[in-house]
This is a predicted structure of a 74-nucleotide RNA (transfer RNA) from an Elusimicrobiota bacterium. Its Rfam family is "tRNA". Rfam classes the family as a transfer RNA. Lineage of the source: Bacteria > Pseudomonadati > Elusimicrobiota. The RNAcentral record of the sequence draws on ENA.
């Protein structure tokens, strides 16, 4: 330098063919249960979907560029 994959709450991930309110597990906070803790049950907060453009009535999803991470070829 070229090619491929990835980037989504604090962490790990899902999100078939674009479609309405972006979910799951863990964690965090609060409540119930306990003499207290653990376990268990319930509720809540938390996301500019890497960044910037474009296509579209509509983009996490498609296209382009850039950045970062991983792999491959020279």
């Nucleotide at each position: 330098g070229c090619c491929c994959g990835g980037u989504u709450g604090g962490c790990g991930c899902a999100g078939a063919u674009g479609g309405c309110u972006a979910g799951c597990g863990c964690g965090u906070u609060c409540c119930c249960u306990u003499g207290a803790c653990a376990u268990g049950g319930g509720a809540a907060a938390g996301g500019u979907c890497a960044u910037a453009g474009g296509u579209u009535c509509a983009a996490g999803u498609c296209c382009u560029a850039u950045a970062c991470c991983g792999g491959g070829c020279a």